[in-house]
Formats: sequence, C1' cells, structure tokens
RNA sequence: GGGCCUUUAGCUCAGUUGGCUAGAGCGCUUCCAUGGCAUGGAAGAGGCCAGGGGUUCAAGUCCCCUAAGGUCCA
Repeated sequence: GGGCCUUUAGCUCAGUUGGCUAGAGCGCUUCCAUGGCAUGGAAGAGGCCAGGGGUUCAAGUCCCCUAAGGUCCA
C1' cells in the first nucleotide's frame, strides 16, 4: 500500500426478503420470599445501532467516504 471481516445497552452477542414503539444473557437499581447469606421470583433504568453523506414513502439492514479493531497478501 491492497483484499476481506467486525463495530448494536456497562460487558458478550442476536436482529428473517429494508416495514410499526430495536432485543437476549450477564451486570446494575428497587421490591418480595429467608432470622440473615447464598439463591429464587417480580418490576425497572440503560442504546444518536462507530461518525458523515446518499438511495428510498420507509435504513440497524442497501451504496459511498472516514475512524477504530482483527486477519491475509505484498
């Protein structure tokens, strides 16, 4: 320098052919059960979907650029 892949909640990850208010587990907060702990149950908070632009009636999903990380080639 070039190719490919990844970037979604604090962490690890889903998200079918673009189509309603974007989800799971763990973690966090509150409450309940127990004499208390472990543990179990219930409810809740938490996300500009890496950034910018474009296509479309509509974009996490498609296209382009940029950034970061991984990997391969030179």
Transfer RNA from a Myxococcales bacterium, 74 nucleotides, folded computationally. Its mean pLDDT, the model's own confidence on a scale to 100, is 80. NCBI's taxonomy places the organism under Bacteria, Pseudomonadati, Myxococcota, Myxococcia, Myxococcales.